The RNA shown here (SAM riboswitch aptamer (S box leader)) has 91 nucleotides and comes from Neomicrococcus aestuarii.
RNA sequence: CACCCAUCCAGAGCGGCUGAGAGAUCUGGCUCGUUGACGCCGCAGCAAAUUGACCUUCGGGUAGUAGUGCUAACGCCAGAAUCGAUGGAAC
Repeated sequence: CACCCAUCCAGAGCGGCUGAGAGAUCUGGCUCGUUGACGCCGCAGCAAAUUGACCUUCGGGUAGUAGUGCUAACGCCAGAAUCGAUGGAAC
């Protein structure tokens, strides 16, 4: 890398740089954007899973470190496609 499994309607924003497009692809919508979007950087925040810790009526529950991911709208919506993203290590 590929395969397999699980999840993708919960949650969490400020500053700086940049400068015209962006929201994964196609079609159709809708939305964001020169009152600066998207992206990058910094800081802050939020969340889930494995193992471990603690509690337990043994069904399960609770709190944290580190790592990871995320922080407009359900992966923005509908349809399509051999689509995509994240996790599946340790305490």
Record summary:
The model forms 80% of the base pairs in the Rfam consensus. Model confidence (mean pLDDT): 78 of 100. Taxonomically the source falls in Neomicrococcus (Bacteria, Bacillati, Actinomycetes, Micrococcales).